Predicted 3D model of a 395-nucleotide RNA (Bacterial RNase P class A) from Pseudoblastomonas halimionae. Its Rfam family is "Bacterial RNase P class A". Rfam links the family to the GO terms tRNA processing, ribonuclease P activity and dimeric ribonuclease P complex. Rfam classes the family as a ribozyme. It is recorded under the gene name rnpB. Of the family's consensus pairs, 89% are formed in the model.
[in-house]
RNA sequence: CCAGGGGGCCGGGCAGCCGCGUUGCUUUUUGCACCGAGGAAAGUCCGGGCUCCGUGAAACAAGGGUGGCGGGUAACGCCCGCCGAGAGCAAUCUUAGGGACAGUGCCACAGAGAGCAAACCGCCGAUGGCCCAACGGGCACAGGCAAGGCUGAAAGGGUGCGGUAAGAGCGCACCGGGGGCCUGGUAACAGGUCUCGCAAGGUAAACCCCACCUGGAGCAAGGCCGAAUAGGGGCACCGCGCCGAAAGGUAGGGGCGUUUCGACCCGAGGUGCCCGGGUUGGCUGCUCGAGCGGCGGAGCAAUCCGUCGCCUAGAUGAAUGGCUGCCCCCGCGCGGCCGGUGCCUUUGGCAUACCGCGCGCGGGACAGAACCCGGCUUACAGGCCCCCUGGCAAU
Repeated sequence: CCAGGGGGCCGGGCAGCCGCGUUGCUUUUUGCACCGAGGAAAGUCCGGGCUCCGUGAAACAAGGGUGGCGGGUAACGCCCGCCGAGAGCAAUCUUAGGGACAGUGCCACAGAGAGCAAACCGCCGAUGGCCCAACGGGCACAGGCAAGGCUGAAAGGGUGCGGUAAGAGCGCACCGGGGGCCUGGUAACAGGUCUCGCAAGGUAAACCCCACCUGGAGCAAGGCCGAAUAGGGGCACCGCGCCGAAAGGUAGGGGCGUUUCGACCCGAGGUGCCCGGGUUGGCUGCUCGAGCGGCGGAGCAAUCCGUCGCCUAGAUGAAUGGCUGCCCCCGCGCGGCCGGUGCCUUUGGCAUACCGCGCGCGGGACAGAACCCGGCUUACAGGCCCCCUGGCAAU
């Protein structure tokens, strides 16, 4: 320098004028002061806090989710580290990665054959059969063969040697695989060794099985204030299965899976009076929090611990903006009575592709809080920084 991989960050700056929202102060229909969007505020996909609802607990069921191992965390389907498998020369990347001897289903098209394998082409035809006429040859009828071809995502381990009529784990060596043991590791797993000719092909983001987790709704939650109607509640009187004078008890009844246990409520209804009584109205919830920054420590890391400092939007038809000037970045154009540079007939002339300079014009993304956090995913003009890999060149 070229090509590539990983990670982090910024995402316009300054000044003036005008304006908007919260809060505070003030001389209160005026001024002043402070603060005022994001890395994703987005999608609302996971996990929590908070709030209300389901009467409490346990077991079971149903539904949903997760799935290598270890760690982190309030928690997670997130993050970190590691293992296995796959891709790449490498840096590095991808990975829903439990179970296919519990059972069921499926394996399209093509193909002879797709699941207790299959003779389409092919090979052989030792043995039996037929023919020639002969110690051998021929035919390919019976039959043998999964080595080769063909189809396919996949055809019952791979390569080689032996073996055979031809073949075949039929035998052997190596590789792969199953099982046992040993060693290392917390573990996933890895390595070694012995043994078994090799068995039940694949598919579980198909049903299913196993292990673990799991109530629902959401700030329009919820609380307070607030006019009327209906529903609702309280009190009084009359009345009320059984017991009782009554109070009460009891039979019985009730609640968004089932059962058990516990607690609770009702245990007729009618009349009158009183209380109270739905709201996109107001207030609250509302922003100080698993907060942010610096330093030190533990750890490979995610993260945790200690200490010091800081306060950083709370709007509610919904503020956080507009204009001007200078600067910054990018693109385009013009300028040679601009600097380099190139060419020539060299006190100079010509040219403008490239680098720079000056001037002009245009552009500067994605997007925008709405109860709050931790993640994931998606969008994003342009730019900066760090680390690593491969190649080329020079020293």